[in-house]
The part of an RNA shown here (large-subunit ribosomal RNA, domain II) has 692 nucleotides and comes from Tenacibaculum finnmarkense genomovar ulcerans. The source organism's lineage runs through Bacteria, Pseudomonadati, Flavobacteriia, Tenacibaculum and Tenacibaculum finnmarkense. It matches the Rfam family "Bacterial large subunit ribosomal RNA". Its mean pLDDT, the model's own confidence on a scale to 100, is 84.
Context: one part of a larger RNA
RNA sequence: GCCUACGAGUUACUGUUACUAGCAAGGUUAAGGAUUUAAGGUCCGGAGCCGUAGCGAAAGCGAGUCUGAAUAGGGCGACCAUAGUUAGUAGUAGUAGACGCGAAACCGAGUGAUCUACCCAUGGGCAGGUUGAAGCUGUAGUAACAUACAGUGGAGGACCGAACCAGUUGACGUUGAAAAGUCUUUGGAUGACCUGUGGGUAGGGGUGAAAGGCCAAUCAAACUCGGAAAUAGCUCGUACUCCCCGAAAUGCAUUUAGGUGCAGCGUUGAGCAAAAGUUUUAUAGAGGUAGAGCUACUGAUUGGAUGCGGGGGCUUCACCGCCUACCAAUUCCUGACAAACUCCGAAUGCUAUAAAAUGUUACUCAGCAGUGAGGGCAUGGGUGCUAAGGUCCAUGUCCGAGAGGGAAAGAACCCAGACCAUCAGCUAAGGUCCCCAAAUAUAUGUUAAGUUGAACUAACGAGGUGAAACUGCUUAGACAGCUAGGAUGUUGGCUUGGAAGCAGCCAUUCAUUUAAAGAGUGCGUAACAGCUCACUAGUCGAGCGGUUUUGCAUGGAUAAUAAUCGGGCAUAAACAUAUUACCGAAGCUAUGGAUUUACGUUGAAAGACACGUAAGUGGUAGGGGAGCAUUCUAUUUGCGCCGAAGGUGUCCUGUAAGGAAUGCUGGAGCGGAUAGAAAAGAAAAUGUAGGC
Numbered sequence: 001g002c003c004u005a006c007g008a009g010u011u012a013c014u015g016u017u018a019c020u021a022g023c024a025a026g027g028u029u030a031a032g033g034a035u036u037u038a039a040g041g042u043c044c045g046g047a048g049c050c051g052u053a054g055c056g057a058a059a060g061c062g063a064g065u066c067u068g069a070a071u072a073g074g075g076c077g078a079c080c081a082u083a084g085u086u087a088g089u090a091g092u093a094g095u096a097g098a099c100g101c102g103a104a105a106c107c108g109a110g111u112g113a114u115c116u117a118c119c120c121a122u123g124g125g126c127a128g129g130u131u132g133a134a135g136c137u138g139u140a141g142u143a144a145c146a147u148a149c150a151g152u153g154g155a156g157g158a159c160c161g162a163a164c165c166a167g168u169u170g171a172c173g174u175u176g177a178a179a180a181g182u183c184u185u186u187g188g189a190u191g192a193c194c195u196g197u198g199g200g201u202a203g204g205g206g207u208g209a210a211a212g213g214c215c216a217a218u219c220a221a222a223c224u225c226g227g228a229a230a231u232a233g234c235u236c237g238u239a240c241u242c243c244c245c246g247a248a249a250u251g252c253a254u255u256u257a258g259g260u261g262c263a264g265c266g267u268u269g270a271g272c273a274a275a276a277g278u279u280u281u282a283u284a285g286a287g288g289u290a291g292a293g294c295u296a297c298u299g300a301u302u303g304g305a306u307g308c309g310g311g312g313g314c315u316u317c318a319c320c321g322c323c324u325a326c327c328a329a330u331u332c333c334u335g336a337c338a339a340a341c342u343c344c345g346a347a348u349g350c351u352a353u354a355a356a357a358u359g360u361u362a363c364u365c366a367g368c369a370g371u372g373a374g375g376g377c378a379u380g381g382g383u384g385c386u387a388a389g390g391u392c393c394a395u396g397u398c399c400g401a402g403a404g405g406g407a408a409a410g411a412a413c414c415c416a417g418a419c420c421a422u423c424a425g426c427u428a429a430g431g432u433c434c435c436c437a438a439a440u441a442u443a444u445g446u447u448a449a450g451u452u453g454a455a456c457u458a459a460c461g462a463g464g465u466g467a468a469a470c471u472g473c474u475u476a477g478a479c480a481g482c483u484a485g486g487a488u489g490u491u492g493g494c495u496u497g498g499a500a501g502c503a504g505c506c507a508u509u510c511a512u513u514u515a516a517a518g519a520g521u522g523c524g525u526a527a528c529a530g531c532u533c534a535c536u537a538g539u540c541g542a543g544c545g546g547u548u549u550u551g552c553a554u555g556g557a558u559a560a561u562a563a564u565c566g567g568g569c570a571u572a573a574a575c576a577u578a579u580u581a582c583c584g585a586a587g588c589u590a591u592g593g594a595u596u597u598a599c600g601u602u603g604a605a606a607g608a609c610a611c612g613u614a615a616g617u618g619g620u621a622g623g624g625g626a627g628c629a630u631u632c633u634a635u636u637u638g639c640g641c642c643g644a645a646g647g648u649g650u651c652c653u654g655u656a657a658g659g660a661a662u663g664c665u666g667g668a669g670c671g672g673a674u675a676g677a678a679a680a681g682a683a684a685a686u687g688u689a690g691g692c
Stems, first nucleotide, its partner, number of pairs: 001692006011096013026050003032044004054061002064076004099237002102234001106227006117201009126191001128160003131156001135152006164188003170183003203219001205215003240627006250263005264371002266368006275360001276361001277358009291344001292342002298338002303333003309327002311324004374399010404415003419593004424589003430583003433568003439580001441579006452570002460555002464552010481539005487512003492506003518533001522531002594617008628681001630678010646665005652659002
């Protein structure tokens, strides 16, 4: 992992609601007793309980009562309007283990020191080598000691190093040879040493040269059994079918935030009709948002005019006075701002009334819930960076709980809400060269960048190119090219070493000759020279410039494995405008069928059933309804050795759970109908046991 078996809302009692049955202003017995059967039962038993009357804390009073001084007022009742009670079944609640499995823990009573920690008693062990303390002896030495040297001696938590004890380093081992080892290397090795045997200390206790270490592979409180099915607002699991309806992720509160209570939203039943709800139209209202405005307030604010007042300067002994490219009040003109500004002021929404449409959708009561982590998008806002697939509100919608078509692929974007069947038709969004169903459609343009081909860029730059408008020059010859000229006073004056058109300054930058030619546009020289331009003539022969707006393109253009329009590819199969066809969904239609609810018709006591019409039939949590299967019981009716159950094939049938028939196998029991009762349905629980 697979297969088989087992595996989770049960039972008792007590409430409550619905339904069914009995009796009914009443209903009912409990314990117990009597009697009886194969098992059941039957009859007594009225003690008690519920109801028929309430009020008060109570005594108590009573259609009233309590409070109170009260005949007041007020509270709770009565009246108008009496229905209960005993059982059964179902839903649900409470008490019990209470749908099942699951803690870590807590407490009690015991068992453990054969492992290990420490202690007690009694034994055992430590190759070999090295060093050479004290003391002693001798000699020297001293007044005597001291002291020195030589020898002797054999001390030490001394040295090296086996056994022994330990476990420093590295490697291996890591489903190991081993639930802690092997090899190498290393520390101690006469000591606070190692070790045998026997004994002691016990669980909030021991022991500890102290690591929360160790106390039998278990230790921040051992192990075994018991309390015990501890508790678990937590996780996981919770088993057949079909039909009807169908949520919530919000508000308030919470030692509350992943729980719960009440409300909201769902479902089922009942009630309510001169009535609700919803929509539209009309009328009448409340209000201060969007917008707008501000010499209409509060605040903030651009530029100008005026210049109270102040600053600075001048003057003076002082006062006065004067000046000012400074600041600046008020007022005027002008421009513009505000969630906590408003002289103004919508659209929507809200309230009421009337009419129309719809037809119970509304509301009330009762049973049962689930939800109380929401999310995306659009719009109006707060917060944030007018950041976030951010966060917090509001309104709507969808996902959640929604399948189908489109967007390559995609929870919520676009289209559209799936009862079933069909090799029928029409469309939506979106598409029509191929992948891929349908136009290589039609008409007119644009783009040359593969721009583009759904969605991904800007400031800024640029004789890209199309369109439009305005405007200048032009057969009296424009624009571009080519040929020729481009001079003189003069090297203007000043400056300067020099300054001659061209370092710099100045100037009525003048004048002359001219077709034209600046006291000079640029290059150049030390300064000149030289080249060139403006300007002019000739040649040529028809258009040439400028500004603005706009379409499509262009640069700007940068992300980590190899790129991309979904791909192939496309100069249209791109983009823009217009038009006509077609394709395209579970949408709509067609044909047939199923089913729910309402209404109608016929028969009928009622219901069921049949037919017709209308509207429905996506669905998680959840509510309601109807069934299938399994085991057993009762009644009844059947089958079976001429082959029961079970197993394994085939085939038929029902909307489903399912139910028949038959072949083979098997070898002795098993069905149908109607009721009843449950140890009553498995794919999941790191489920349990067995097998493979």